[in-house]
RNA sequence: UCCAUGCGGGUGCCACUAAAAGUGGCUGAGAUCGGGCUACAGAAGUCUGAGACCGUCGAACCUGAUCCGGUUAAUGCCGGCGUAGGAAAUAGGAGACUU
Numbered sequence: 001u002c003c004a005u006g007c008g009g010g011u012g013c014c015a016c017u018a019a020a021a022g023u024g025g026c027u028g029a030g031a032u033c034g035g036g037c038u039a040c041a042g043a044a045g046u047c048u049g050a051g052a053c054c055g056u057c058g059a060a061c062c063u064g065a066u067c068c069g070g071u072u073a074a075u076g077c078c079g080g081c082g083u084a085g086g087a088a089a090u091a092g093g094a095g096a097c098u099u
Base pairs, nucleotide, nucleotide: 001094002093003092005089006056007055008054009053012026013025014024015023016022032050033049034048035047036046037045038044061086062085063084067080068079069078070077
């Protein structure tokens, strides 16, 4: 560095339409598809299966955070926080280089 298996993880924001859920836009590697429950008019909340993607000793992801600054139509959109606290194999196979 590559590979397979296992494991971990997130799935946000906005507009229009107006009804059981569509169409489109933004960022991103990823915003997908299905099922259950609650609520009952609010395109809501929550749990779960599959898929894709990312990560696996670390900036994947979570907490701090209903945080701070900037930007945007809006948003973890960008930066800070961050030499902070946590976080899934300190595993296996193959190859290259150095001593």